[in-house]
Predicted 3D model of a 66-nucleotide RNA (transfer RNA) from a marine eukaryotic metagenome. RNAcentral holds the sequence, with entries from MGnify. It matches the Rfam family "tRNA". About the family: Transfer RNA (tRNA) molecules are approximately 80 nucleotides in length. Its mean pLDDT, the model's own confidence on a scale to 100, is 83.
RNA sequence: AGAGUAGCUCAAUUGGUAGAGCAACGGCCUCCAAAGCCGUAGGUUGCAGGUUCAAGUCCUGUCUCU
Numbered sequence: 001a002g003a004g005u006a007g008c009u010c011a012a013u014u015g016g017u018a019g020a021g022c023a024a025c026g027g028c029c030u031c032c033a034a035a036g037c038c039g040u041a042g043g044u045u046g047c048a049g050g051u052u053c054a055a056g057u058c059c060u061g062u063c064u065c066u
Base pairs, nucleotide, nucleotide: 001066002065003064004063007022008021009020010019016053024040025039026038027037028036046062047061048060049059050058
């Protein structure tokens, strides 16, 4: 100096409803399975404070990794 967000890989348009892909689970299909298609669940945004009507985003401290 950069990074930390779902089990994993990563977004979030420079403050305004936290999302995608893969994985998991369920359904369709199939003699069964895989593949394919549809759907569901899953998050104290590393931690603790501050500013604000509102913070993943801004400020301070702290921890971990490069």